[in-house]
RNA sequence: CUUGUCAAAAGGCAAAUUUUACGAAAGUAAAAGACGCAAAGCCACGGACCUAAGAUAGCAGCAACUAUUAUGGCCGCCGGGCUGCCAAG
Numbered sequence: 001c002u003u004g005u006c007a008a009a010a011g012g013c014a015a016a017u018u019u020u021a022c023g024a025a026a027g028u029a030a031a032a033g034a035c036g037c038a039a040a041g042c043c044a045c046g047g048a049c050c051u052a053a054g055a056u057a058g059c060a061g062c063a064a065c066u067a068u069u070a071u072g073g074c075c076g077c078c079g080g081g082c083u084g085c086c087a088a089g
Base pairs, nucleotide, nucleotide: 001089002088003087004086012037013036017032018031019030020029021028022027035076041082042081043080045079046078047077049073050072054069055068056067057066058065
């Protein structure tokens, strides 16, 4: 530098759920907890998916309600980019 997870070693992360806080919500953070993960490390760049505050439209006396739409979310959905432990060559 490249490749790989066949075996091993040192480890790492932490699903659901519960509590608290933030948020309109999706969801996020911390603590407990482990379903699992060779990148389940980081990035919202492309797509998928989730939510609909605000905006627009409809109905309507106002409100409420319905529909559409991220600027919101999600990297443990896929792709992409960057980085990393050990081993072999």
Molecule: c-di-GMP-I riboswitch aptamer
Organism: Niallia taxi